Record summary:
Predicted 3D model of a 73-nucleotide RNA (transfer RNA) from Limosilactobacillus reuteri. The source organism's lineage runs through Bacteria, Bacillota, Bacilli, Lactobacillales and Limosilactobacillus. The same sequence occurs in records of 2 taxa. The coordinates come from a structure-prediction model, not an experiment, and the mean pLDDT is 80. RNAcentral holds the sequence, with entries from ENA. It matches the Rfam family "tRNA". Gene Ontology term of the family: triplet codon-amino acid adaptor activity.
């Protein structure tokens, strides 16, 4: 220098052919329970890498950029 893959809560991840409130587990917070802690149960908290484009509608498709990984030179 060229090519391919990839990016979603603090972490690990789901989301089918573009379709309507982006879901789960763990973590965290609170409550219940317990003499206290732990465990258990319930509730809450929190996310689509960035900027544009296409579309009635984009996490999903397209372009550029950024980060990560791999291959070629």
């Nucleotide at each position: 220098g060229g090519g391919c893959u990839u990016a979603u809560a603090g972490u690990u991840u789901a989301a089918c052919u573009g379709g309507a409130g982006a879901g789960a587990a763990c973590a965290g917070u609170a409550a219940u329970c317990u003499u206290c802690u732990a465990a258990a149960u319930u509730a809450c908290c929190a996310a689509c890498c960035u900027u544009g484009g296409u579309u009635c509608g984009a996490g999903u498709c397209c372009a550029a950029g950024u980060g990560a990984g791999c291959c070629c030179a």